A computed fold for a 685-nucleotide part of an RNA from Saccharimonadales bacterium (SeqCode), annotated as large-subunit ribosomal RNA, domain II. It matches the Rfam family "Bacterial large subunit ribosomal RNA". Gene Ontology terms of the family: ribosome and structural constituent of ribosome. The prediction has a mean pLDDT of 85.
[in-house]
Context: one part of a larger RNA
């Protein structure tokens, strides 16, 4: 992991609803009984024919209440039952499958825990208590030496026992091992046999360890198809509609229960739903504003009050607070003296036809997700999180975005080597423009990014000089009172402070623009003249570029190639390509109208056929029963294998060849009825 074979809404009661049948103000048996192939008999019962009250009861009324009032529930408007089928509940395993658990009875100490009895092992070596012995020592003890002597949960290290450390092993030599190295090895030591202790338990020098490879409660069978709001799985075709991922309440949040929204029948049929357009309405959002409620910036005046000062007081001053005024200018979901656009409501006209509304049968959803927009939460962060409008995915395929559920463009009933466009594009790759007009760009911008930065380089506006000669180079000047005053160790245009920074010669020249010096000196600027000849400058605002620009295999931040009067960028304009849109022709289908027919036939014409969960409906096929065809069949049945055809599918048919004995057609019924999925089950490979 393939392959065959098996595997999942059954079945019984009762309920309800839908369809047919039989009878009908009625219907109808049950158990049972007689017969006996399906038949009769059995009327107890049970529905309905009158409803109301808790109930006695009244009764087309009735109950509530004192009520003749009001109100609740009927009546008038009346159709039931039986059985058959098919839809759904309930109870029952109730679509299969799956726990871990909970409870009874039993088996289990040949593994292994403790424990009783009974036996059994521990090479070899070292240490050398205590007793005794000699000697020495004492008053006698005591004590010391030297022997002898043999103890120890002694020591070293095989057998045994275990197994700290590491290395190999990991589908192994092995469901716990081997190798090397370690621990104990006369003990509280190891081991042989037999026996004891049992799951609400046992045994435990205690680890929740161990109790037959199983232990926070052992295994077996048995209650039992325990429960699983949870996971998985659930088998032929086609047609027709088609959702939710919301709200409310739930020990409730992945689960129901109601309602929303889906689908199927039956009813209603109008001033219906929905859409445009007019028309009338209520508002307090967006925007705007400062009356009010706060909040808040500048200036300015005078009253008041507050502190603080001086004063015996009266009064007076106040670079302080405060709070009203005036005048400029703001903010604000919980501000409003204004106030839209949209929404809503309501009417009229049109348009649309049932999509609207009720009533029944059956559901599925209550895990949504992106984008656009208004909001709240976050950091005006998130492929974030909450609401509200739309939309697209969910449940939608085709065309565009290189590739890409949720962006753009567009909703596939089927065929056609037909035609026309949507988004996008149109050098090549790659379908069509190396398309036309003017214009920008020079970065490969294009083909990622900010604040910031800059005589990039186009357009537009302001504006100052300027043949009385300007801008820019060149030459030349650029002085004098004077080293202005102060300050300072010095301070001389240039450390710093100060000033009617003045005034004189002048074409012009700052009590100085930088540089320099300790301070002067030197360089240069402003500013004038000449030269030389036509434009110079400064400012805003715009449109393309530059820098800012640094990351992980590999160019790699256009899809690729390449591309500069462009194949980029802006305007404009013509053509062209380009989808499962749209048209064309033919064909199948649903439906409505019509017209037609013996016949729900047969036409013609409208709108229509993406689909997930689900609803509806119509069919194919397999087994088996009943009757048919007075069917087929050794002149070869079923089954298997090939070929050919048919049919809108599910399938069906012929016909070879194999097989070698039993099978089909019609019309009906009944179901152990359709396999690709369940880590499904059982065999093969």
């Nucleotide at each position: 992991u393939c392959c065959a074979g098996c595997g999942a809404g059954u079945u019984a009661a009762u309920u309800u609803c839908u369809a047919g049948u039989g009878c009908a103000a009625g219907g109808u048996u049950a158990a049972g009984u007689c017969a006996a192939g399906u038949g009769a008999c059995g009327g107890a019962g049970c529905c309905a024919c009158a409803g109301u009250g808790a109930a006695a009861g009244c009764g087309a009324g009735c109950c509530u209440g004192a009520a003749u009032a009001g109100g609740g529930c009927g009546a008038a408007u009346a159709a039931g039952u039986a059985c058959u089928a098919g839809g759904a509940a309930u109870u029952a395993g109730a679509c299969c499958c799956g726990a871990a658990a909970c409870c009874g009875g039993g088996u289990g100490a040949c593994c292994u825990a403790a424990c009783c009895a009974u036996g059994g092992g521990c090479a070899g070596g070292u240490u050398g208590a205590a007793g005794c012995g000699a000697c020495a020592g004492u008053a006698a003890u005591a004590u010391g030496u030297c022997g002898u002597g043999a103890a120890g949960g002694a020591c070293c290290g095989a057998a045994c026992c275990g197994u700290c450390g590491u290395a190999c092993g990991c589908a192994g030599c092995a469901a716990a091992g081997u190798g090397c190295u370690c621990g104990g090895a006369u003990g509280a030591c190891c081991u042989g046999u037999g026996g004891u202790u049992a799951g609400a338990g046992g045994u435990g020098a205690a680890a929740u360890g161990c109790c037959a490879a199983u232990c926070g409660a052992a295994c077996u069978c048995g209650g039992a198809g325990a429960u699983a709001g949870c996971u998985g799985g659930u088998u032929c075709u086609c047609c027709u509609c088609g959702a939710a991922a919301u709200a409310g309440c739930u020990u409730u949040a992945g689960g129901g229960c109601u309602a929303g929204c889906g689908u199927c029948g039956c009813g209603u049929a109008a001033u219906u739903c929905g859409c445009a357009u007019u028309u009338g309405g209520g508002g307090g959002u967006a925007g705007a504003g400062c009356u009010c409620u706060g909040u808040a910036a500048a200036g300015g005046a005078c009253u008041g009050g507050g502190g603080g000062g001086a004063g015996c007081a009266a009064u007076c001053c106040u670079a302080c607070c405060c709070a009203c005024c005036c005048u400029u200018a703001a903010c604000a979901a919980a501000c409003u003296a204004c106030g839209a656009a949209u929404a809503c409501c309501a009417a009229a006209u049109g348009u649309u036809u049932u999509a609207u509304c009720g009533c029944g049968g059956c559901a599925g959803u209550u895990a949504g997700a992106a984008c656009g927009u208004c909001g709240g939460g976050g950091c005006u962060a998130a492929g974030c999180u909450c609401g509200g409008c739309g939309c697209u995915c969910g449940a939608a395929a085709g065309g565009g975005a290189a590739a890409c559920a949720g962006c753009c463009c567009a909703g596939a009933c089927c065929a056609u080597c037909g035609u026309c466009u949507a988004a996008g594009g149109u050098c090549c790759c790659u379908a069509a423009a190396u398309a036309u007009a003017u214009a920008c760009u020079c970065a490969g911008u294009g083909g990622g990014a900010a604040a910031c930065a800059a005589a990039g380089u186009g357009a537009g506006a302001u504006u100052u000089c300027u043949u009385a000669a300007a801008c820019a180079g060149c030459u030349a000047g650029g002085a004098u009172g004077u080293u202005g005053g102060c300050u300072u160790a010095g301070a001389a245009g240039c450390a710093g402070c100060c000033a009617u920074u003045c005034a004189u010669u002048u074409a012009a020249a700052g009590a100085g623009u930088g540089c320099g010096u300790a301070a002067c000196a030197g360089c240069u600027c402003a500013c004038u003249a000449g030269u030389c000849a036509a434009g110079a400058g400064a400012u805003c605002u715009u449109g393309c570029g530059u820098g800012g620009a640094a990351a992980a295999u590999g160019u790699a931040a256009c899809g690729g190639g390449g591309c500069u009067a462009a194949a980029g960028u802006a305007u404009a304009u013509u053509a062209c390509c380009g989808a499962a849109g749209a048209c064309a022709u033919g064909g199948a289908u649903g439906u409505c109208a019509c017209a037609u027919u013996u016949a729900u036939u047969u036409g013609u014409g409208g709108c229509g056929u993406g689909g997930u969960a689900g609803a509806g409906g119509a069919g194919c096929g397999u087994u088996c029963c009943u009757a048919u065809c007075u069917g087929c069949g050794g002149u070869g049945u079923a089954g298997c294998a090939g070929u050919u055809c048919u049919g809108g599918a599910a399938a069906g048919a012929a016909u070879u060849g194999u097989g070698g004995a039993g099978c089909g057609u019609u019309a009906g019924g009944a179901a152990g009825u359709g396999a690709g999925a369940a880590u499904g089950c059982u065999g093969g490979a």